[in-house]
RNA sequence: CAAUCGAAAGGGCAAACCCGUCGCGAGGCGGGGGCGCAAAGUACCGGGGCUCAUGAAGCCAGCCGGGCUGCCGAA
Numbered sequence: 001c002a003a004u005c006g007a008a009a010g011g012g013c014a015a016a017c018c019c020g021u022c023g024c025g026a027g028g029c030g031g032g033g034g035c036g037c038a039a040a041g042u043a044c045c046g047g048g049g050c051u052c053a054u055g056a057a058g059c060c061a062g063c064c065g066g067g068c069u070g071c072c073g074a075a
Base pairs, nucleotide, nucleotide: 005073006072012037013036017032018031019030020029021028022027035062041068042067045065046064047063048060049059050058051057
């Protein structure tokens, strides 16, 4: 110095729910709010779930696996 790993520190994100708003809907966005998270960052590559008009298409990355990137530095 790097990898694996995840103690500490500084921080970060933000579930359910409520309000507003967009959408046929699943859901998205903003505010509040914290269940939790070491990638709860990113991105639909694979699986899975959901919506729809069940052809197409759309949504979910905080469902699982894989990819890329990232803060810190104890054992």